[in-house]
RNA sequence: GAAAAAGGCAAACCGUCCGUGAGGGCGGGACGCAAAGCCACGGGGUUCGUAUAACGAGCUAGCCGGGUUACCGAA
Repeated sequence: GAAAAAGGCAAACCGUCCGUGAGGGCGGGACGCAAAGCCACGGGGUUCGUAUAACGAGCUAGCCGGGUUACCGAA
């Protein structure tokens, strides 16, 4: 991140399984993505303990920032 080339991932939704839950796995499916590869470090959102606050334990990387690895290669 311009033009291409080789490719890659896979939202919603559906089926099924796991989980108190947020949500996650697998299969189908493509809204999109130049890191939509990986990491929960900071913030945001969100779940549970819980009726509230404080606090704690989770989820979300396709919410933002950051770290790190990677294909092609013009300015």
This is a predicted structure of a 75-nucleotide RNA (c-di-GMP-I riboswitch aptamer) from a soil metagenome. It matches the Rfam family "c-di-GMP-I riboswitch aptamer". About the family: GEMM was predicted in a large-scale screen for bacterial structured RNA regulatory elements. Its family is annotated with cyclic-di-GMP binding in the Gene Ontology. The model forms 91% of the base pairs in the Rfam consensus.